Predicted 3D model of an 88-nucleotide RNA (Glycine riboswitch aptamer) from Tateyamaria pelophila.

[in-house]
């Protein structure tokens, strides 16, 4: 250098789950009740280890967020450029 890890920006992809009930309302919005999702975050935990402790997830949990279409939002992915580090 080549290439690799991280991260941040743009961009491509990008799931689920009631058009439930009352009530007001122009309404897809507001409250309440029920009932359900999980892939923003947030919690929890196994091998193992230095064993008070610490320790992974796409697993569990739903606290928060979400559930018609559309919008946003999205873990993950792939692609561009930036920026530290390895890499000599």
């Nucleotide at each position: 250098a080549a290439g690799g890890c991280u991260g941040a920006c743009a961009u491509g992809g990008g799931a689920g789950a009631g058009a439930g009930c009352g009530g007001g309302u122009a309404a897809c919005u507001c409250c309440g009740c029920c009932g359900c999702c999980g892939a923003a975050g947030g919690a929890g935990c196994a091998a193992c280890g230095c064993c008070c402790c610490g320790g992974a997830a796409a697993c569990u949990c739903u606290c928060a967020g979400g559930c018609a279409c559309c919008a946003c939002g999205a873990a993950c992915c792939g692609u561009g450029c930036c920026a530290g580090c390895c890499g000599c």
Rfam family: Glycine riboswitch aptamer. Rfam links the family to the GO term glycine biosynthetic process. NCBI's taxonomy places the organism under Bacteria, Pseudomonadati, Alphaproteobacteria, Rhodobacterales, Tateyamaria.